[in-house]
Parts: sequence; C1' cells; structure tokens
RNA sequence: AAGUGAGGUAGAGGCGCGAAUGAUCAGGAGUACUGAUAGUGAGCUCGAGCAGCAAUGACCUAUCAGGAAAGGGGUCUUCGCCGAAGUCUGAAGAUUAUUGCUCUAAGCUUCAGGCUGGGGCUAUGGUGAAUAAUCAUAGCACUGUCACCUAAGAGAACUCCCGUUCUUAGGUGGAGCGCUAUCUCAUCG
Repeated sequence: AAGUGAGGUAGAGGCGCGAAUGAUCAGGAGUACUGAUAGUGAGCUCGAGCAGCAAUGACCUAUCAGGAAAGGGGUCUUCGCCGAAGUCUGAAGAUUAUUGCUCUAAGCUUCAGGCUGGGGCUAUGGUGAAUAAUCAUAGCACUGUCACCUAAGAGAACUCCCGUUCUUAGGUGGAGCGCUAUCUCAUCG
C1' cells in the first nucleotide's frame, strides 16, 4: 500500500415514498336534514343505560319546496425525503361518535420492539357510498443492488501466458442494520 473493523458525510433505485384545513375537480347526493300537506297510530332517541321527546300525534310512508358536510380520491403547486414509508404488538396522551352524562367502540399523536429492497398485475379478505382508493396474505413476471458461476470484449505491463480490474449478456441466491463513493480513527504492514 492493498485489505479488515468502528464512526461520519454525500449519493443511487423510479409510474420512487410521504405531507399540506394550499388551489381546483369528480363523487358523496338530490343522500342526510328542514318546512308544508295527507295517511298511519305508539313508540323514538348511536351500540347500551340514564336524562329527553311523544295522542297538543312520536316513528314511518307519499307528494311538493329547499338542500348540505366529512373521511377517502384525481390534477396542479409547494415542502420533506430514499426504512423514504407501510403494517403488527405493547405503553402513554388527548379526541370523536346524540341535545347532555356514563359505559362501550373507533380513529389520531408520541415512544419501544418485530416484519417488508421497490413499483406493477391477479386472486381472496378488511375499511369504504363506491367498480375510486387503501391495507393484509398469496402468486406472477419486471426492476435496482450485492455475492458466486459461465461466455465475450476492453485497459495496464516490452511480448506471450496466467491472474487482477472494468463493461456487456446469461444463470443461481441473499436482504435496506443493505449498496456505491469518500473522509477520520484503529489494526495489519
């Protein structure tokens, strides 16, 4: 020196990931709901209980008039990024579901641990108004990366051979606590 170990920095995968009370559009939906008229006739009120409303007609049905919203989604813009992010389990916190209270249920935020390299298609199931979208599992090929093997080519050394390095193609396999480049320290020398 080549290597090896530890730590740091910068990058790559591509229909790449995520966010925004940003703007806009579809959809939700002529739905929920309100009013009027008519009919019916005893319960209604979220999932439960209490409270509350109801023969001065609740609930429901029909007609007419009026008439939303949220979660989720597409496009554009901006921002943060490459365990980006998603999901499961546990803990903590506040919130929502009716006019109110309690229980119950649901989602949200943070932390710890496990799994998944990435996107796509198909099938099943969950959430959802939805044939949108998303999540989980499985399968299929695609793609990036590393290792090993095979083949061809290129570079360097005076030539040849072998070996090494690089590129291309093919095959097999692994996982992001990975891969590439670089810096520092330590070790070897």